[in-house]
RNA sequence: CCCAGCGGAAGAGUCCGGGAAGGUUCGUUCUUUCCGGCGCCGAAGGCGCAACCGCCCCGGAAACGCUCAGGCCGAUGGACCGUUGGG
Numbered sequence: 001c002c003c004a005g006c007g008g009a010a011g012a013g014u015c016c017g018g019g020a021a022g023g024u025u026c027g028u029u030c031u032u033u034c035c036g037g038c039g040c041c042g043a044a045g046g047c048g049c050a051a052c053c054g055c056c057c058c059g060g061a062a063a064c065g066c067u068c069a070g071g072c073c074g075a076u077g078g079a080c081c082g083u084u085g086g087g
Base pairs, nucleotide, nucleotide: 001087002086003085004084005083006082007081008080013038015037016036017035018034019033020032021031022030023029039072040071041070045068046066047065048064052060053059054058
């Protein structure tokens, strides 16, 4: 440095409209899913500037920026941190 296990790990709508299915106390209700709209977040990834770094004129490059992707109840995911094992 890489891989794997374990633990921790944020932000932003549980918004509006329409369709479908299911549940129902049959209500303008609940859940799931599809489409559209606007708003928003950034810590998968990607891209950009470039602080910075190095074997130095050539390379590597951010937690900064952009939001294409991703995400905005929860789950999942999650940069990064700690720890264990292996190479």
The RNA shown here (Glycine riboswitch aptamer) has 87 nucleotides and comes from uncultured Roseiarcus sp. Lineage of the source: Bacteria > Pseudomonadota > Alphaproteobacteria > Roseiarcaceae > Roseiarcus.